Description: The prediction has a mean pLDDT of 76. Predicted 3D model of a 374-nucleotide RNA (Bacterial RNase P class A) from a Longimicrobiales bacterium. It is recorded under the gene name rnpB. Rfam family: Bacterial RNase P class A. Rfam classes the family as a ribozyme. The source organism's lineage runs through Bacteria, Pseudomonadati, Gemmatimonadota, Longimicrobiia and Longimicrobiales.
[in-house]
RNA sequence: CGGGAAGCGAGUGUGGACCGCGUCCGGCUUCGAGCCGGUCGAGGAAAGUCCGAGCUCCACAGGGCAACGGUGCCGGCUAACGGCCGGGCGUCGAGAGACGACGGAAAGUGCAACAGAGAACAGACCGCCGAUGGCCUUCGGGCACAGGCAAGGGUGAAACGGUGGAGUAAGAGCCCACCGCGUUCCUGGUGACAGGGACGGCAUGGCAAACCCCACCGGGAGCAAGGCCAAACAGGGAUGAGGCGCUGCCCGCGCCGUCCGAGUCCCGGGUAGGCUGCUGGAGCCGGCGAGCAAUCGCCGGCCGAGAGAAAUGGUCCGCGCGGCACGCCGACAGGAGUGCCGUCACAGAACUCGGCUUAUUCGCUUCCCGUCGC
Repeated sequence: CGGGAAGCGAGUGUGGACCGCGUCCGGCUUCGAGCCGGUCGAGGAAAGUCCGAGCUCCACAGGGCAACGGUGCCGGCUAACGGCCGGGCGUCGAGAGACGACGGAAAGUGCAACAGAGAACAGACCGCCGAUGGCCUUCGGGCACAGGCAAGGGUGAAACGGUGGAGUAAGAGCCCACCGCGUUCCUGGUGACAGGGACGGCAUGGCAAACCCCACCGGGAGCAAGGCCAAACAGGGAUGAGGCGCUGCCCGCGCCGUCCGAGUCCCGGGUAGGCUGCUGGAGCCGGCGAGCAAUCGCCGGCCGAGAGAAAUGGUCCGCGCGGCACGCCGACAGGAGUGCCGUCACAGAACUCGGCUUAUUCGCUUCCCGUCGC
């Protein structure tokens, strides 16, 4: 200098002034709500709602099959997972490393654009040969007709094992060696798998993020879940001749009612509304320990929104932080000073957790690879 990996911090910092907002608690009041004081008040993704759970109700309450959906190398972690960690294998890279739906294609069905002669019990465009048979011959051979072949070229993502040799007229797993493939055995490993031996003799090309097969897993809906209290109107039951208004009483008047029954009491369901679920939890922080790690254990400390269509904001000054400019000091690594500017992006809790994915600003650290120079 170029590159790779793993992380971390902040995310409107801090002190203050002024103006505001919401929850809860306390106090005051002219009971209308307001005022005063205190307290707490968004995120790393609160987001997408894609997985996995807690919690709740419904269904089934035992087992199996079918259908549908999901997952798919091995070991571990975890409440669980399609997540995470470690490992194996494959592909890519010179390397550090990156990526991988990574079971099965000798169960069956299916698919393969374009190009190409031929795309799966294939094929002959260019090409090779023409030993054998045929024709010609100056008997040396020639022609490329019958026929043989698929090495080489060409097309393609892919051409019916690869490389080399032997062999042949030319060729071909026809034969041989190695590699690949298959069967089997041994060794190492918890395992995925790796290494090695023997045998077979080229069959068995590719695609399952095509159907399918195999193994394993899976009931549904979601806090608008659910629980409790409960006006008004309507309904049911009991009782039953009075009840209401005009000021408290009397009188009087008016209205409603006297079995199609006012009024009173009770009942169930449960609407409006209220309370709950509701936030202390697989919690957060620190230390020590186990483990390569994910993660786990022990000890100590802390409580950090709970809410409804929804508060968490704004201005200014100082400090801090970052950038730029200026001159100064300096051992040329840097240091302090002054001035100006900036303090941003993505975004907004609404039952709660664990993940994944996506959006996004500024800054920092560690380790590793490669090249060049000293």